[in-house]
RNA sequence: CGCCGAGUCCGCAUUGCGCGGAACGGGGGAACCAAGGUGGCCAAGCCAACGGCCACUGGGGCGAACCUUCUCUUUGAGGAGGCGCGCAAGCUCUUUCAGCGCGAGCCCGUCAGCUAACCCCGUAGGCGUUCGAAAGAGAA
Repeated sequence: CGCCGAGUCCGCAUUGCGCGGAACGGGGGAACCAAGGUGGCCAAGCCAACGGCCACUGGGGCGAACCUUCUCUUUGAGGAGGCGCGCAAGCUCUUUCAGCGCGAGCCCGUCAGCUAACCCCGUAGGCGUUCGAAAGAGAA
């Protein structure tokens, strides 16, 4: 000077273990609406739908960080496809093509769908990109 991310700004204090506001971000929380999955049995003239019974399976949040499939030395690793996310050469935003990179991690603790009013919480942490093309809008 930039990047990912909500993670910034302002005021009052301060010799302490701060307070308040704005802004941005997240969670909980009515009505109405919605409300599992897999397997088996019953029922039905048959097929299906609906319904009932039994057994097994907890569920959720932040985040782009997910789905399908193949291979292998199969608690895992690697590949392919789809899909999602990110990327300084006047400034900001949007879109397309190309190129490069990412698809992790953490938390709640048997509990939370949506959700007006209302209630609560966060203001971290980690990094070093580009020397590509095109279109539109805005600010100065």

A computed fold for a 140-nucleotide RNA from a soil metagenome, annotated as c-di-AMP riboswitch aptamer (ydaO/yuaA leader). The prediction has a mean pLDDT of 77. Of the family's consensus pairs, 92% are formed in the model.